[in-house]
Molecule: SAM riboswitch aptamer (S box leader)
Organism: Cyclobacteriaceae bacterium
RNA sequence: CGCUUAUCCAGAAAGGCAGAGGGAAAUGGCCCGAUGAAGCCUUGACAACCUGUUCUCAUUUCGAUGAGAGCAAGGUGCCAAAUCCAGCUCCGAUGUAAAUCGGGAAAGAUAAGUU
Numbered sequence: 001c002g003c004u005u006a007u008c009c010a011g012a013a014a015g016g017c018a019g020a021g022g023g024a025a026a027u028g029g030c031c032c033g034a035u036g037a038a039g040c041c042u043u044g045a046c047a048a049c050c051u052g053u054u055c056u057c058a059u060u061u062c063g064a065u066g067a068g069a070g071c072a073a074g075g076u077g078c079c080a081a082a083u084c085c086a087g088c089u090c091c092g093a094u095g096u097a098a099a100u101c102g103g104g105a106a107a108g109a110u111a112a113g114u115u
Base pairs, nucleotide, nucleotide: 002114003113004112005111006110007109008108013043014042015041016040017039021032022031023030027086028085029084044079046077049075050074051073052071053070054069055068056067057066058065059064083107088104090103091102092101093100094099
């Protein structure tokens, strides 16, 4: 890098350095930003995917396995706004139409697994 599976309307910021951008992507919109963006560092939090661990239930070949509910020590992740919204040879509802709403796909992010 590719592939598979799961999740993505919940949640969670302070300090220091720095100095103009940032919100993945053409474009459009809407926002954040000198009351300090990106990036880096420290500390803290959030979450519960994996490891670990506790309880309950079921199954059991008694080794364990599965499901549910907790904890948060370790591995990741994450800490404006739904993945900020839309983008499409898709479907449905309403509508004369323009369009609006709902769903799906694609793309992306994260985790676990895999060649």